The RNA shown here (SAM riboswitch aptamer (S box leader)) has 102 nucleotides and comes from Cyclobacterium marinum.
The same sequence occurs in records of 2 taxa.
Rfam family: SAM riboswitch aptamer (S box leader). Rfam's curators write: The SAM riboswitch is found upstream of a number of genes which code for proteins involved in methionine or cysteine biosynthesis in Gram-positive bacteria.
The model forms 97% of the base pairs in the Rfam consensus.
The source organism's lineage runs through Bacteria, Pseudomonadati, Bacteroidota, Cyclobacteriaceae and Cyclobacterium.
Its mean pLDDT, the model's own confidence on a scale to 100, is 83.
RNA sequence: GAUUUAUAAAGAAGAGGCGAGAGAUCAGGCUCUGUGAACCUCUGGCAACCUUCCAACCAAGGAAAGGUGCCAAUACCUGCCCAAUAAAGGGAACGAUAAAUU
Numbered sequence: 001g002a003u004u005u006a007u008a009a010a011g012a013a014g015a016g017g018c019g020a021g022a023g024a025u026c027a028g029g030c031u032c033u034g035u036g037a038a039c040c041u042c043u044g045g046c047a048a049c050c051u052u053c054c055a056a057c058c059a060a061g062g063a064a065a066g067g068u069g070c071c072a073a074u075a076c077c078u079g080c081c082c083a084a085u086a087a088a089g090g091g092a093a094c095g096a097u098a099a100a101u102u
Stems, first nucleotide, its partner, number of pairs: 001102007013043005021032003026079004044071003049067002051064004080091003
């Protein structure tokens, strides 16, 4: 990198560095940002996919936090199909993360 399966309206920020962009990509919108964004480092935290332990014993609970991940806004919203015309409606596609396989 590819494939499969699962998940996503919940949750969780301070310091230092740097210095102008950022929110995956394209377009439109909207938002964040010199009261310092993005990114990097440190510390802290969230969550519980894998993992470990306890209980349970074929069907489901609890604890921990070792491996990941994450810490503005639903994956920021829309784009294609269906429905609808008051809107956090349903699905797909694309992307993300985890686990397994390759």